[in-house]
Small-subunit ribosomal RNA from an uncultured bacterium, 1458 nucleotides, folded computationally. The coordinates come from a structure-prediction model, not an experiment, and the mean pLDDT is 84. Its Rfam family is "Bacterial small subunit ribosomal RNA".

RNA sequence: GGAUGAACGCUAGCGGGAGGCCUAAUACAUGCAAGUCGAACGGUAAGUUAGUUGCUUGCAACUAACACGAGUGGCGCACGGGUGAGUAACGCGUACGCGACCUGCCCUCAAGAGGGAAAUAGCCCUGGGAAACCGGGAUUAAUGUCCCAUGUGAUUGUAUUUCUAAGGAAUAUAAUUAAAGGAGAGAUCCGCUUGAGGAUGGGCGUGCGUGCUAUUAGCUAGUUGGUGAGGUAAUGGCUCACCAAGGCGACGAUGGCUAGGGGGCGUGAGAGCGUGACCCCCCACACGGGUACUGAGACACGGACCCGACUCCUACGGGAGGCAGCAGUAAGGAAUAUUGGACAAUGGGGGCAACCCUGAUCCAGCCAUCCCGCGUGCAGGAAGACGGCCCUAUGGGUUAUAAACUGCUUUUAUUAGGGAAGAACAGCAUCAAUGUAUUGGUGUAUGACGGUACCUAAGGAAUAAGCACCGGCUAACUCCGUGCCAGCAGCCGCGGUAAUACGGAGGGUGCAAGCGUUAUCCGGAAUCACUGGGUUUAAAGGGUGCGUAGGCGGAAUAAUAAGUCAGGCGUGAAAGGUUACAGCUUAACUGUAGACUUGCGUUUGAUACUGUUAUUCUUGAAUUAAGAUGAGGUUGGCAGAAUGCGACAUGUAGCGGUGAAAUGCAUAGAUAUGUCGUAGAAUACCGAUUGCGAAGGCAGCCAACCCGGACUUAAAUUGACGCUGAGGCACGAAAGCGUGGGGAGCGAACAGGAUUAGAUACCCUGGUAGUCCACGCCCUAAACGAUGUUCACUCGAUGUUGGGAUGAAAUAAGAUUUCAGCAUCCAAGGGAAACCGAUAAGUGAACCACCUGGGGAGUACGUUCGCAAGAAUGAAACUCAAAGGAAUUGACGGGGGUCCGCACAAGCGGUGGAGCAUGUGGUUUAAUUCGAUGAUACGCGAGGAACCUUACCUGGGCUAGAAUGCUAAGCGCUAUUUGGUGAAAGCCGAAGUUCCUUCGGGACGUUUAGCAAGGUGCUGCAUGGCUGUCGUCAGCUCGUGCCGUGAGGUGUUGGGUUAAGUCCCGCAACGAGCGCAACCCUUGUCCUUAGUUGCCAACAUGUAAUGAUGGGGACUCUAAGGAGACUGCCGGCGUAAGCCGCGAGGAAGGUGGGGACGACGUCAAGUCAUCAUGGCCUUUAUGCCCAGGGCUACACACGUGCUACAAUGGCCGGUACAGAGGGUCGCAACCCCGCGAGGGUGAGCCAAUCUCAGAAAACCGGUCGUAGUCCGGAUCGCAGUCUGCAACUCGACUGCGUGAAGUCGGAAUCGCUAGUAAUCGCGAAUCAGCAUGUCGCGGUGAAUACGUUCCCGGGCCUUGUACACACCGCCCGUCACACCAUGGGAGUUGGUUGCACCAGAAGUCGAUAGCCUAACCCUCGGGAGGGCGUUGACCACGGUGUGGUCAAUGACUGGGGU
Repeated sequence: GGAUGAACGCUAGCGGGAGGCCUAAUACAUGCAAGUCGAACGGUAAGUUAGUUGCUUGCAACUAACACGAGUGGCGCACGGGUGAGUAACGCGUACGCGACCUGCCCUCAAGAGGGAAAUAGCCCUGGGAAACCGGGAUUAAUGUCCCAUGUGAUUGUAUUUCUAAGGAAUAUAAUUAAAGGAGAGAUCCGCUUGAGGAUGGGCGUGCGUGCUAUUAGCUAGUUGGUGAGGUAAUGGCUCACCAAGGCGACGAUGGCUAGGGGGCGUGAGAGCGUGACCCCCCACACGGGUACUGAGACACGGACCCGACUCCUACGGGAGGCAGCAGUAAGGAAUAUUGGACAAUGGGGGCAACCCUGAUCCAGCCAUCCCGCGUGCAGGAAGACGGCCCUAUGGGUUAUAAACUGCUUUUAUUAGGGAAGAACAGCAUCAAUGUAUUGGUGUAUGACGGUACCUAAGGAAUAAGCACCGGCUAACUCCGUGCCAGCAGCCGCGGUAAUACGGAGGGUGCAAGCGUUAUCCGGAAUCACUGGGUUUAAAGGGUGCGUAGGCGGAAUAAUAAGUCAGGCGUGAAAGGUUACAGCUUAACUGUAGACUUGCGUUUGAUACUGUUAUUCUUGAAUUAAGAUGAGGUUGGCAGAAUGCGACAUGUAGCGGUGAAAUGCAUAGAUAUGUCGUAGAAUACCGAUUGCGAAGGCAGCCAACCCGGACUUAAAUUGACGCUGAGGCACGAAAGCGUGGGGAGCGAACAGGAUUAGAUACCCUGGUAGUCCACGCCCUAAACGAUGUUCACUCGAUGUUGGGAUGAAAUAAGAUUUCAGCAUCCAAGGGAAACCGAUAAGUGAACCACCUGGGGAGUACGUUCGCAAGAAUGAAACUCAAAGGAAUUGACGGGGGUCCGCACAAGCGGUGGAGCAUGUGGUUUAAUUCGAUGAUACGCGAGGAACCUUACCUGGGCUAGAAUGCUAAGCGCUAUUUGGUGAAAGCCGAAGUUCCUUCGGGACGUUUAGCAAGGUGCUGCAUGGCUGUCGUCAGCUCGUGCCGUGAGGUGUUGGGUUAAGUCCCGCAACGAGCGCAACCCUUGUCCUUAGUUGCCAACAUGUAAUGAUGGGGACUCUAAGGAGACUGCCGGCGUAAGCCGCGAGGAAGGUGGGGACGACGUCAAGUCAUCAUGGCCUUUAUGCCCAGGGCUACACACGUGCUACAAUGGCCGGUACAGAGGGUCGCAACCCCGCGAGGGUGAGCCAAUCUCAGAAAACCGGUCGUAGUCCGGAUCGCAGUCUGCAACUCGACUGCGUGAAGUCGGAAUCGCUAGUAAUCGCGAAUCAGCAUGUCGCGGUGAAUACGUUCCCGGGCCUUGUACACACCGCCCGUCACACCAUGGGAGUUGGUUGCACCAGAAGUCGAUAGCCUAACCCUCGGGAGGGCGUUGACCACGGUGUGGUCAAUGACUGGGGU
């Protein structure tokens, strides 16, 4: 995608044609579904008509006709209709056969129908019973029954044969054997009997085809066959007696499970696969089982008998019943219709016929169940309306020409009117023709559907649209709600606050009186592969060989014609499908014709190929001969080295073992060394990319008059003897098992010692089975080349093993060549790739084995084998959406290579211990606001919390609000002053009455109203911006080309070199970009220019002294511009890049020092509390104002610092030298006061001018003398200073006093490579005040680096990977909990079936001595024949015992899955 006998959900206008219990072959109320014939019969219960009689309107009786209940008889009831339980079968399909058969009614032909008889229903009388029904007596008919006659014929027996060959046909002869009448005035018609033939319908047999299962492998005693008999319509073990021992089966018997079969139907390009509703054919069945009767036909759906179950009636004694016919009911179920009309048509039964019957049939009803058709309007219409929805929202888009509105049409529906075809037969009447019984014509009668189809008219857009979907597959997108919730889902997957995936809406898409969902089938699926697949690594080659059946098979000739091919004939039902035409307005539907029906049978031919038969051949195969080869196998013998043990000797304290040790051995003499002896196992070197073997596997030497194989050579011989190989047989490492040996070394188990958190391990010391031998089992391995065996073909190169050939004088070596192996590399080709590539995984052929998603599981059950262990065979339930292969890029590795970094090492100084400062955690609290949290948070945001800040807490207040803008209206308030209350904010008042003006108003302020409020509330995981980190690490990419199916690779790798992907060389790459470097700032040298506030050499003036002054630009300096450094030069090394050199020169030398500058990206890193911003939340509060408190708390823990522990020091005194900055709400000199912090005063300075500002360490002198000190300064007390509304919580500083810990710091850990560390002070920002912090500045000024093994981090190359959220990954098993399916299980229950036995209804067949008996015979006694009864055989139901098998269930238990 297509389909359906469908169902469910939502929806629904009409018509046509179809279809409609798939489940309980469950049970059925009621009605109907098979009768008919009076022209077979006796008759007359009911009825109609006519007549007669009785006679009371009307009834009764009789007669006749029509007709007919019940009955006898005939035909039918075996058809038609239903269902699919059973059946894996000659049941069905197809093709044949019957010399082994039957066939009513029908057709044709031949020949007949003479005579007689006895009964019996009904009717009448009568009995029993509730009923169903059952008896007794008398009498009666027939187309009912019987007897005799006749015998065309038929049957049987016998005989014959011109035929035929299964029981056929013919002839002769003997015996036996028939009949029915009815109607009609008649003609005649309908029947009857016998036979032959036909037609139709059946019966039987055979070939082929016909589901799954081997975890069903053997089955069978009437079984297989024969002879004879019985039986049947007929063959036959169909049945019986006897005889024989057969028959079936791997080409699947037997068993089990499932199932009606076919034409067809669905799908598919086809081959197929699935299916068997409706229609047609066949079969089977009729409540379950059995049985026969009647009949032409039945073992009989609406017949009978019996058994059983069930239901109903009953007077309890007995009876009745069978919808799987049509309706209908109940039940079951997701689910399937009316207790309708008519025999008008078609067909059937009966009848001479009229006619009757017919739930067959034809119609109607119900149901969108399916198929088909039609409609729900058409055209115009932009103010692109209103409304809805969306947005970037004064506006736009969309719904949308859609609507309104205007014009047109009227299918359908409604109403009214008209109105069919389907009808022709038959009968009757009549006419005609002739074949005398029919045909034809005319007239007449007949319609359930139905007043239906159809036609006409009327009015009016009037009566008529839904369903599903919109993340991808898959056509169709937005908003709102929800917030891993609710829910969706066919697969992938959506949903955790911006969901095109949920729910709603708007819009859209698809189909449309339907649309979706579910179920099932086919397709796609080449995903069971015949067409048309695979097996090195994805699932898949058997462990290996030998060989049976089977499959396949070399060359030539001939024959044959089985396969094969061609033609003819028969059949292949119809319907369906298909083509053409035709009929319904069209279509669906239907009709007619054609083609087809791929098959089977038969026949005639063809003979290439295959087969078969026959005769040959040598190339496949094999044999013989010679040669040579090898760890091939088996058996026996021998050898040396080593090891252990024993003896003796020498000799003394250890040996042994390990990462280090210990257990162990040893003064009772070990180990070591020497000599001798002994035991078992294994065979160093040779030795290899070697050789041999079918595989497993095989290694000291020698022997076999032991065995096997392949190879080479040249001839000969056989003559296709071949290949493969299901089953089968044999072999088959190691471990293991059994019996008996053996036992040196090694060594599971075990013991001890170590290691370890533990160590049932790895290591060590011992050590048993075993390892070895013989015999017997086991039968599995990553039994691997993960590659079955055989044959043929298809470029080359190289090595090697075993042979052969060739040239030369040549035996060696070498060369060329030819066979058979073992290996490596490659062309073509193949392959998903990796790779394979004459030893194929290439190209072909033959045969075998095996595979079909992962798990469950190589498990369970069953079976076979085994002593056992176990092996072989080998599922399912359930569960997942993957599992897997090869390759790619990363990441990772207690993988490898290489390189770098204060990474280690070498050093210097710290932290960790003390006290204090500061931050954090924790705790506490009304609050201790918030953020930052490994490195990359923690003296961080904060560059400065007493109030403010402030975001937190408590309390008091305000509500368009604390701030700003705009609009409108009002006011001229306001500002200012002031009262009350209050902690303040605020609230309640009072006074007051602004400025400009063109007089309209404006400015300003305020009130009211409105528009914009406000939020340090949430989300840094919605964001922008900014920032940290890897990392100043050297990387990250692109274009084009090339390689690869592709991901991707190449470039960027390689060899060197560098600080560097820096540069050079090479190279299928060539170039380029972002990074590196450079360009920028600063510092170091010089030059030029310029000299004030800076400088002062020379000149001059002046002072106690000072560039103080005149002057000067030389110098320093200032600040602008230049120069300079580039491996440029030299030497060595190197192809080059470059490196090396106490090189030269130079202020500086190899990036001179420092800074700014941070590639692609990573960490959902940090920040919504700098700012901005989407969304959400809040609006008398989460906003705003105020006071006080808090952020400063304190058992504790951590980070970062300061000060110390002292003599390289402290203290006292004296004396030097900076740089960079700041300063008007400021820095402040001089002077005065105070011990001091500071105070008073205020010259100067908006600064190279004045000032902060005395730099400190250093240096000189003195003191202290190793002491908790003259070290250290915490803490506390008192007294002060300063800032500020205000120092209580909670500032800094000063003076005096006090004088804690601390004597150099455990594990651990940090910084630093030169003007660096260390040490010393100075300044600035913030700031009213408040640094031990931060950012800067200068002074003094070291030590060390052998080196890259290790730790940490990083770069490049390579390797492995089951990782990709990427090792902080992935992942295994037990245990605990829940659920699910399943195995075992003492058993229990049920179904089915085998065997043995009991029993045996009805019925049939047989027997019969009891009883009964119309037809015929009779000698009248009886007989023949028959019936009842009894009995034998068979047999359904039932029962007993014992097995098989299937299913359910079961305490407990095993593993498995989620």